A computed fold for a 76-nucleotide RNA from Hydrogenimonas sp., annotated as transfer RNA. The sequence was found in a public genome assembly. Rfam family: tRNA.
């Protein structure tokens, strides 16, 4: 270098154009229960790697850019 394929909460993942102003689990917070501790109940914060693009609608397709992995190749 070429070419493929990843990238969503703090962690792990759902998701294949409209049920997504994004769902689950584990943590965290707060409250109940409890003598306490743990374990449990109830609710709350918290992501779509950037950028533009097509579309009536984009986490999703499409270009470019980061990051990271994979196979070739080229100098030494």
């Nucleotide at each position: 270098g070429a070419c493929c394929c990843c990238u969503u909460c703090a962690u792990c993942u759902a998701g294949u154009g409209g049920c997504c102003a994004a769902g689950g689990a584990u943590g965290c917070c707060a409250u109940c229960u409890u003598u306490u501790c743990a374990a449990g109940g109830u609710g709350g914060a918290c992501a779509c790697a950037g950028a533009g693009g097509u579309u009536c609608a984009a986490a999703u397709c499409c270009u470019c850019u980061a990051g990271g992995g994979g196979u070739c190749g080229c100098c030494a």